[in-house]
RNA sequence: GCCUUUGUAGUUCAAUGGAUAGAACGCGGGUUUCCUAAACCUGAAAUUUGGGUUCGAUUCCCAGCGAGGGUA
Numbered sequence: 001g002c003c004u005u006u007g008u009a010g011u012u013c014a015a016u017g018g019a020u021a022g023a024a025c026g027c028g029g030g031u032u033u034c035c036u037a038a039a040c041c042u043g044a045a046a047u048u049u050g051g052g053u054u055c056g057a058u059u060c061c062c063a064g065c066g067a068g069g070g071u072a
Base pairs, nucleotide, nucleotide: 001071002070003069004068005067006066007065010025011024012023013022018055027043028042029041030040031039048064049063050062051061052060
């Protein structure tokens, strides 16, 4: 260089065309406790970028960027 897979909270994963983008762990606050842990309540936090298709895009198409794999 070419081919291929992939990109969503801090992390691991859902949501395959429609509703307020959800869950677990983690993080902040609170209740409880002499303190910590545990338990319970609560809060914040994300769709890689641009364009296209569509009434409507996390989802489909194209290009870029990043990551993984293959190939001389």
The RNA shown here (transfer RNA) has 72 nucleotides and comes from Tidjanibacter sp. The coordinates come from a structure-prediction model, not an experiment, and the mean pLDDT is 81. Rfam family: tRNA. By type it is a transfer RNA.